[in-house]
RNA sequence: GGGCACUUAGUUUAAUGGUAAAACAUUCGGCUGGCAGUCGAGUAAUCCGCGUUCGAUUCGCGGAGUGUCCA
Numbered sequence: 001g002g003g004c005a006c007u008u009a010g011u012u013u014a015a016u017g018g019u020a021a022a023a024c025a026u027u028c029g030g031c032u033g034g035c036a037g038u039c040g041a042g043u044a045a046u047c048c049g050c051g052u053u054c055g056a057u058u059c060g061c062g063g064a065g066u067g068u069c070c071a
Stems, first nucleotide, its partner, number of pairs: 001070007010024004018054001026042006047063005
C1' cells in the first nucleotide's frame, strides 16, 4: 500500500426495510436479625457523515476503529 470480515446498553449476543429483544452487570423494592440467595420493577445502546426509501441496525458510497490475509 491492497483484499476480506466486523462495529448495537458497562460486557456478551439477537433483530432478512416497519415500536431495537435478552442474559450478565447496575439501581430500587419484597422475602432474612444481617449477609448470601431468590423474586419483582426500573435506568441504559444501533461507530461517524452523506445518499436510496413513506420508513434504514438492515441497502449504497465515503470516513474511523478492530481483526485477519497478501505485498